Predicted 3D model of a 475-nucleotide part of an RNA (small-subunit ribosomal RNA, 3' major domain) from a metagenome.
Context: one part of a larger RNA
Order: sequence, then C1' cells, then structure tokens
RNA sequence: UGACGGGGGCCCGCACAAGCGGUGGAUGAUGUGGAUUAAUUCGAUGCAACGCGAAAAACCUUACCUGGUCUUGACAUGUCUAGAAUCUCUGAGAGAUCGGAGAGUGCCGCAAGGAACUAGAACACAGGUGCUGCAUGGCUGUCGUCAGCUCGUGUCGUGAGAUGUUGGGUUAAGUCCCGCAACGAGCGCAACCCUUGCCAUUAGUUGCUACCAUUUAGUUGAGCACUCUAAUGGGACUGCCGGUGACAAGCCGGAGGAAGGUGGGGAUGACGUCAAGUCCUCAUGGCCCUUAUGACCAGGGCUUCACACGUCAUACAAUGGUCGGUACAGAGGGUCGCCAACCCGCGAGGGGGAGCCAAUCCCAGAAAACCGAUCGUAGUCCGGAUCGGAGUCUGCAACUCGACUCCGUGAAGUCGGAAUCGCUAGUAAUCGCGGAUCAGCAUGUCGCGGUGAAUACGUUCCCGGGCCUUGUACA
Repeated sequence: UGACGGGGGCCCGCACAAGCGGUGGAUGAUGUGGAUUAAUUCGAUGCAACGCGAAAAACCUUACCUGGUCUUGACAUGUCUAGAAUCUCUGAGAGAUCGGAGAGUGCCGCAAGGAACUAGAACACAGGUGCUGCAUGGCUGUCGUCAGCUCGUGUCGUGAGAUGUUGGGUUAAGUCCCGCAACGAGCGCAACCCUUGCCAUUAGUUGCUACCAUUUAGUUGAGCACUCUAAUGGGACUGCCGGUGACAAGCCGGAGGAAGGUGGGGAUGACGUCAAGUCCUCAUGGCCCUUAUGACCAGGGCUUCACACGUCAUACAAUGGUCGGUACAGAGGGUCGCCAACCCGCGAGGGGGAGCCAAUCCCAGAAAACCGAUCGUAGUCCGGAUCGGAGUCUGCAACUCGACUCCGUGAAGUCGGAAUCGCUAGUAAUCGCGGAUCAGCAUGUCGCGGUGAAUACGUUCCCGGGCCUUGUACA
C1' cells in the first nucleotide's frame, strides 16, 4: 500500500421487511448429469453451465458409428496433354461410382494460339470441427451502469509511498458547494444519440372526414379542419414563489404546465478481476495425421431410459368450464411469396383464382372483456396425459423420427415438505397477436399491444457493493 475480520461509523441496491404471483408435489415439453450404446459427435459446470452455442438433428445439417469406396484428392495456385462448354438416352450398383451410345461446336484471333470449362498425368502441395483458450488475436460473460481508476507539476517522507481523491454538507453520481499544501488534467458520471409523452410549421396519398352532395360501405365527388404519417423546430432550466440551509451547494412545499426536479424506456460498460468462456464462427504460434485424424456415399445415431437436477407449458376449477351472440389493438411479414370472394369437407385441408413488389391487396376471425344460457362442488360438462382407429399437409422419403385434424379412450392431479425465485407502475399478474430460423415442425426465443393490481413502517437482521477508520503472525 492492499486484502481480510462472526471490528467500528456512514450510505446504497427487490438485499431484507411490507405485498402480489410462482418454483419445490402432478402430467407433459426441453436442457443437463448418470446409465446404456457400434455411435448415443463436441463444447458450456456456483453466482456468471443446465429452453446455453443450436434464429429449427427425418435425408442434408453432422462434426459420431457401421458398411461400401477414393488417394494431387470435395476445395486453391502452378506445369504438360487431350477435348469447347454443355445436353440427351441407357446398363450395373444401396449409392458413391464404374461403363455404353448419341447430339453439339460457341467467344477473341488471318493463323499459331488465348480466355473460360471438362477429363487425364507427375510433383510442389491441398485438407484436418485433430490437440493445446494454461502459447495467442478477436469477440463475450462477470463484479457493475457499481462510482470509481489514474496522471503532470508542486509539497512531505531516507524509502516503499503519502498528499491531491481526506474533512463539513449535498447528490443517482469523485454530482456540486465550502474548507484544506496543494494546483490542474485524463478515463469514467452527466450531457450530446434513439424512442415515447405535449405543441407548432411544412406536406396530403394509398391516410383522414367537420361542412355540402352521394353510397350497402370514406364508396364516389369535394376538402386537408381533425386523426394519422414523417421531416423540421419549440418545450423543462430548480426558470418563478415561499420555507430551510452556512449568504453556498442543495433540500421541502407550491404555482403554472402535456410533462418537475435524471419525465419514462433504450443504446452507451472506466482502470481492472476471474490463467473466466470460446483453437467447433473466424484468424493464428507450436505439436500431430498425410492410401488417413483427409474426401465421397448408403444406412444408423445425436430422439436410448431403473434414476437425479435445472428451466418452462398445462392443470387441479365456479373470479371457472361449455354453448350462443357481440366489441375494441399494436407491431410485423409477403413474388421460389402473402393468398381474397366463392364452392367442397365435421375438421386438418382441398378446389378456385381476384388483388398485391403493398399506409392501396393479403396473412387477419385478436383474445381476455361484455350480454345471455347451462353446469352446482363431483375426480365432475374440471383436467387433459396415454392408447386404439380413420385422415390431412410438407417433403425423393414421415418405420426408427414431423406437425396437425376427427371419432373413441379418458391417467396423474383436490394448490404442493424442507427450501427457494421474480417483481416498486402501465410494473407484477393475466390475455391474445406477429417476426426470425424454416420445405415441414415452437410450450423456446425476440418483439407487440389489451385488461391491469397490492405493498414499501423502516434499515435490527440475511446477501452484494461504495467511502472513512481500526486490528492483523496474510501478500
């Protein structure tokens, strides 16, 4: 100087407390451990691994296994030889592959030849998701959006170092004020950026409709007031008033205001810590393989299952289930696409073909809510697992191993031990909608809106963190 203390002081955080809803019990989904296996590819392992890499494992993916094959190679550059390329038919084979027959002559150039592509030969070499993340770059997690981390000059100290950065107040903040052997400065904080909340100006189609006509319908004239869209500005600064404070910084209350003291949300992550994670994104040193640890193909596996754990979905019901009627979003996506009307089917879906490269058309009926009916506390008209049968769709192909529909079946489950998680407001809870991935496949994930709470006395205690101080046989 740090680190640590079941030392002290001050302070903060959904840290506790106060509340609301869960997890832990059930069934299923998914990931992991373990076991199994020819293989069940690899990585991630307290917080910070475990719906994680994977924003889609039937083939492919795919790295694993079994079998069948290749050896200048699936891919790159260089040399030589032949042929343009390419296309069609066909035999064997699980295919990779090994043959057979035919068509075909292009571009530049007078020609020789060249460009591109294909096949063959030999060698330099290719190739490796092989090892080492404890050789590395890059990227990322975490402490933590915590308020800290440092430097120059000066001063003090023999020196390591100290001072500044401590103290008195204050703040979300090393934020600001005052004081002070310090005076300044940098990286962080804040602000500048995006979005949302109010207003104005500009603009008015595909958007909108107050007035005038018109219509089943903003449908058509007409209009751009309004809504909205999208560009530019304004607006909030403790600016004003009162109190308090040290005449300060600030704090408390009030006015005006759409908004008030950082208005809400996001992006933004200092010096560093964990030899944290990643050699399987990529790059890369070293080591290793080179008729194989490289490459191709078929089939299988990654989907197994006495068990254990994590994360979720659905429930156990009446604030509910079922049936009928009826209302209101936002944000997205669409040409190898979204697919309307209409017809067929109980339905998944099929037929059909209008429109739309989209403020125009489509996906697209939002659902909970509301109105009415029924059920009457029951393993039920709750719950839907499982199984049987019949189908639909995608796709060369749904056996291993897809999703969905219909009929039947109708399991566990009556609110969950010890323990444990999230959340402070348009939040929790609850309800549906969309996107990426994608042929098909979502209870995951990323977004979107609808309905919409309760509680916070307080900081004694648990956890994590910041500053000062103290002890130390630790560095």
The full RNA is in RNAcentral, with records from SILVA.